The part of an RNA shown here (large-subunit ribosomal RNA, domain IV) has 328 nucleotides and comes from a Nitrososphaeria archaeon.

Context: one part of a larger RNA
RNA sequence: CCGUAGGCGAGGGAACUCGGCAAAUUAGCCCCGUACCUUUGGUAUAAGGGGUGCCUGUGGCCUUGGUAAAACCAGGGUCGCAGGUCGCAGUGACAAGGGGGUCCCGACUGUUUAAUAAAAACAUAGGAGACUGCAAGCCCGAAAGGGUGUGUACAGUCUCUGAAUCCUGGCCAGUGGCGGUACCUAAAACCCGGGUACAACCGGGCUAAGGGCCGCUAAACGCCGGGAGUAACUCUGACUCUCUUAAGGUAGCCAAAUGCCUUGUCGGGUAAGUUCCGACGUGCAUGAAUGGAUCAACGAGGGCCCCACUGUCCCCGCCUACCACCCG
Numbered sequence: 001c002c003g004u005a006g007g008c009g010a011g012g013g014a015a016c017u018c019g020g021c022a023a024a025u026u027a028g029c030c031c032c033g034u035a036c037c038u039u040u041g042g043u044a045u046a047a048g049g050g051g052u053g054c055c056u057g058u059g060g061c062c063u064u065g066g067u068a069a070a071a072c073c074a075g076g077g078u079c080g081c082a083g084g085u086c087g088c089a090g091u092g093a094c095a096a097g098g099g100g101g102u103c104c105c106g107a108c109u110g111u112u113u114a115a116u117a118a119a120a121a122c123a124u125a126g127g128a129g130a131c132u133g134c135a136a137g138c139c140c141g142a143a144a145g146g147g148u149g150u151g152u153a154c155a156g157u158c159u160c161u162g163a164a165u166c167c168u169g170g171c172c173a174g175u176g177g178c179g180g181u182a183c184c185u186a187a188a189a190c191c192c193g194g195g196u197a198c199a200a201c202c203g204g205g206c207u208a209a210g211g212g213c214c215g216c217u218a219a220a221c222g223c224c225g226g227g228a229g230u231a232a233c234u235c236u237g238a239c240u241c242u243c244u245u246a247a248g249g250u251a252g253c254c255a256a257a258u259g260c261c262u263u264g265u266c267g268g269g270u271a272a273g274u275u276c277c278g279a280c281g282u283g284c285a286u287g288a289a290u291g292g293a294u295c296a297a298c299g300a301g302g303g304c305c306c307c308a309c310u311g312u313c314c315c316c317g318c319c320u321a322c323c324a325c326c327c328g
Stems, first nucleotide, its partner, number of pairs: 003322007011314002015312001020309001028052005037042001039163001053085014086090001098307007105299002110122002126161007137148004165293003169224003174221002176217005183212003190205005225243005252286001253283001264280005
């Protein structure tokens, strides 16, 4: 010198960078004031302003003592008002929110990878389905027995979804589940026949579950088309034809945490924007409890923008302490 921990900085003020990471700003209390939105609770300490020390005088209220009580006097606390006074600065140190706008995700408080992940993951209240009438259902056990539970359908177990609000479309052909079944299929045992000095064995008959067959069921697993033509310029195609399916994606929503092409196109913001916001939609491959859409509040979640602020940077300088190093 570098480093570690601090301090200060002209002018500029995010030009740094993946990204304002880090630092700076703000800060307590009192008064004024406070938008959009909203589930009317909130948002909210929103934002944005002003004040704050000490001395003197004085007013109100509460209170202790002097008194038995009042008046009055002496003190304590608190809320004001007025005058003065000092400094650059009065929450003088310590302590002590930077703020705003918009979008995505998750409603929220909560939980989690002890020792690289705190999250959009898990949970949650709420919603739905399935099983179960109790000597039940589900779980543990070979059994005896035990748990749920000394509970009883407003209960318990299992599964999915995940506040509220608006909603939750079509398909049962496949797979699964549940139910039915005159009929068909169907093993051994059993019956009958053959065979065997006995058997093995062979053939026929009867039959349970199951299967066939027939229904139901999608908040069960899941799935939800193609090609032509067509309107007084053009374009487009409400309309028509055709192939085809179990049914052909409804309401919504979108280049989205989902769009390949793609930095799609248009608009906004910037002098300039592969990100962002608003639209558009032939959507490679969106879509309705594998939930769809929306959403106030909330978030050490993610993206973008603005104000303030700054050594992040232009561009580095100086100081303090320590480490290290040098000399003795």
Rfam family: Archaeal large subunit ribosomal RNA.